[in-house]
RNA sequence: UCCUGUGGGAGAGACCAUCCGAAAGGGUGGCGCCGAAGGAGCAACCGGCCCCGGAAACUCUCAGGCACAUUGGACCGCAGGAG
Numbered sequence: 001u002c003c004u005g006u007g008g009g010a011g012a013g014a015c016c017a018u019c020c021g022a023a024a025g026g027g028u029g030g031c032g033c034c035g036a037a038g039g040a041g042c043a044a045c046c047g048g049c050c051c052c053g054g055a056a057a058c059u060c061u062c063a064g065g066c067a068c069a070u071u072g073g074a075c076c077g078c079a080g081g082a083g
Stems, first nucleotide, its partner, number of pairs: 001082008013031001015030006032066003038062001039060003045054004
C1' cells in the first nucleotide's frame, strides 16, 4: 500500500403534477437542494528528461443521493492476510 471482517460514519423537499393502490407506499415528469461512492477540473505541493507527469476532504455536479427504516457511504479505530 492492497484485500477481508468488524465498530463508528454526515448532508439535502415524506415539494408540485399525474398514474397505480383501500391505505401504507410505489412509478413517471417538473422544479428546488446535497457531497463523503465513482468521475471530471484547477491548484498549493512533489518528481524528473524543462515541459511533462503525479496530485485534495477544494471546485463542478456527469453519475449518485435528498422522511424514518433500508441501501450506499469518503474517512477513522481494531483484528487478520498478502506484497
Predicted 3D model of an 83-nucleotide RNA (Glycine riboswitch aptamer) from uncultured Reyranella sp.
Of the family's consensus pairs, 86% are formed in the model.
Model confidence (mean pLDDT): 77 of 100.
The source organism's lineage runs through Bacteria, Alphaproteobacteria, Hyphomicrobiales, Reyranellaceae and Reyranella.